[in-house]
RNA sequence: UCCGGGGUGGCGCAGUGGUAGCGCAGUCGGCUGUUAACCGAUUGGUCGUGAGUUCGAAUCUCACCCCCGGAG
Numbered sequence: 001u002c003c004g005g006g007g008u009g010g011c012g013c014a015g016u017g018g019u020a021g022c023g024c025a026g027u028c029g030g031c032u033g034u035u036a037a038c039c040g041a042u043u044g045g046u047c048g049u050g051a052g053u054u055c056g057a058a059u060c061u062c063a064c065c066c067c068c069g070g071a072g
Base pairs, nucleotide, nucleotide: 001071002070003069004068005067006066007065010024011023012022013021018055026042027041028040029039030038048064049063050062051061052060
C1' cells in the first nucleotide's frame, strides 16, 4: 500500500430499511441466622466519526479513525 472481517448499554453479543433487544454485571426488594445461590422489579445505548440516499438508516452508499486476519 491492497483485500477481507469487525466497531451496538460497564462486559459478551443479536438486530440486513419502519420508534434498538438478550445474557451477565449494577441498583432496589423478597427469601435466608448471615453471605452465596435462587425469585421479582428496575436503571443504563446521540448504534466508531462525518456526510449522502430515503417519507424513514444500527441497517444502503462515500470518506476518515480504531481493532483482527491475509497478500505484497
Predicted 3D model of a 72-nucleotide RNA (transfer RNA) from a Candidatus Azambacteria bacterium. Its Rfam family is "tRNA". Rfam classes the family as a transfer RNA. Rfam links the family to the GO term triplet codon-amino acid adaptor activity. The sequence was found in a public genome assembly.